[in-house]
RNA sequence: AAACUUUGUUCAGCUAAACACCGUAUAUCCUCGCUAAUAAGGUGCGAGAGUUUCUACCCGACAACCGUAAAAUGUCGGACUACGAUGGUUGAACACUGCAUU
Numbered sequence: 001a002a003a004c005u006u007u008g009u010u011c012a013g014c015u016a017a018a019c020a021c022c023g024u025a026u027a028u029c030c031u032c033g034c035u036a037a038u039a040a041g042g043u044g045c046g047a048g049a050g051u052u053u054c055u056a057c058c059c060g061a062c063a064a065c066c067g068u069a070a071a072a073u074g075u076c077g078g079a080c081u082a083c084g085a086u087g088g089u090u091g092a093a094c095a096c097u098g099c100a101u102u
Base pairs, nucleotide, nucleotide: 002102003101004098007095008094009093010092011091012090013089014088019087020086022084023083024082025081026056030048031047032046033045034044041066042065050057058078059077060076061075062074063073
């Protein structure tokens, strides 16, 4: 001095779909009406409300409760949707790493 190598910064090009992850919204929550069953049961339908928000508003497991009546309770696990942030890759320059190689 050159090549190679490690990491970072800057610049330029490509991608901007999908995916991953994080945040916000919402608590997959709340209110009401109609309806069904009855301890081998506790269902189904609709409306409203909630989000600077479109959509969704369910599923499963477990526990408790209701002594036959008309009413349901809790715990745990699971998302979806909307918006936003980050993460990609190629090349160049510079710095760094190497104590090794030519």

Purine riboswitch aptamer from an Erysipelotrichia bacterium, 102 nucleotides, folded computationally. Its Rfam family is "Purine riboswitch aptamer". Its Rfam clan is "Purine riboswitches". The family has 133 seed sequences and 4,097 matches in Rfam 15.1. The prediction has a mean pLDDT of 76.